Model confidence (mean pLDDT): 78 of 100. Predicted 3D model of a 151-nucleotide RNA (glmS glucosamine-6-phosphate activated ribozyme aptamer). Its Rfam family is "glmS glucosamine-6-phosphate activated ribozyme aptamer". The literature on the family includes a 2004 paper in Nature by Winkler et al., "Control of gene expression by a natural metabolite-responsive ribozyme". Gene Ontology terms of the family: regulation of gene expression and catalytic activity. Rfam describes the family as follows. This entry contains a glucosamine-6-phosphate activated ribozyme that is found in the mRNA for GlmS. GlmS is an enzyme that uses fructose-6-phosphate and glutamine to generate glucosamine-6-phosphate. The ribozyme catalyses self cleavage of the glmS mRNA that is thought to regulate GlmS activity.

RNA sequence: CGGGAGGCGCUAGCGCCGGGACCGUAAUUGGUUGACGAGGGUGGCAGUUAUCGAAAGAUUCGGCGGAUGCUGUCACGGCCUGCAGCGGGUCGUAAAUGAGAAAGCAAAAAGCAAAAUCAAGAUUGUAACAGAGGUUCUCAUAUCACUGCAC
Numbered sequence: 001c002g003g004g005a006g007g008c009g010c011u012a013g014c015g016c017c018g019g020g021a022c023c024g025u026a027a028u029u030g031g032u033u034g035a036c037g038a039g040g041g042u043g044g045c046a047g048u049u050a051u052c053g054a055a056a057g058a059u060u061c062g063g064c065g066g067a068u069g070c071u072g073u074c075a076c077g078g079c080c081u082g083c084a085g086c087g088g089g090u091c092g093u094a095a096a097u098g099a100g101a102a103a104g105c106a107a108a109a110a111g112c113a114a115a116a117u118c119a120a121g122a123u124u125g126u127a128a129c130a131g132a133g134g135u136u137c138u139c140a141u142a143u144c145a146c147u148g149c150a151c
Stems, first nucleotide, its partner, number of pairs: 014065004019061001020033005036053003042075007076092005082149004087144001096141007111126004
């Protein structure tokens, strides 16, 4: 470098690191840290510091890349009328929006324990605790225009 087999993983708080911080070494220098889960995907292009809380208080700080967010636009699809077409509106397959209420939902950090490590630190086991979104209920707004067909 190429091929085969097995194991693990198959993810987007995701990946990486030259800053910073920390540990080891007499030194050169080597190593460690650097997002905890929840939630999020019709497709193309462009723009953009991409939702929610938990923890911490040199931290999740700082930098680079990526990204299911948002905005604009195009295409596709649903709904807005019994059907179809066209336009417009609004959404994304659970396929209108807003407000209020209710129920329900996490992991890590910290602590303790375990084996390994010079150490920093990492791994494994263990309890508790969110908010947004979504769901349910209530209220408000929207539920259009034209043409054709059917009744």